[in-house]
Molecule: transfer RNA
Organism: soil metagenome
RNA sequence: GCCGGCGUAGCUCAACCGGCAGAGCGGCGGUUUUGUAAAUCGCGGGUUGUGGGUUCGAUUCCUGCCGCCGGCU
Numbered sequence: 001g002c003c004g005g006c007g008u009a010g011c012u013c014a015a016c017c018g019g020c021a022g023a024g025c026g027g028c029g030g031u032u033u034u035g036u037a038a039a040u041c042g043c044g045g046g047u048u049g050u051g052g053g054u055u056c057g058a059u060u061c062c063u064g065c066c067g068c069c070g071g072c073u
Stems, first nucleotide, its partner, number of pairs: 001072007010025004019056001027043005049065005
């Protein structure tokens, strides 16, 4: 330099062919306990890497850039 994949909550990942962004773990609070842990109930947490484009509507499609991983030279 060329090719491919990935980037979504603190972490690990979903979200089918474009139509309300979710789960588990973690965090916080309640119950329970003499207390902690465990158990159980509840709550909060997101500019979907970033800039544009298409569309009534984009996490999803197209594209510039950035980062990470792999392959080729």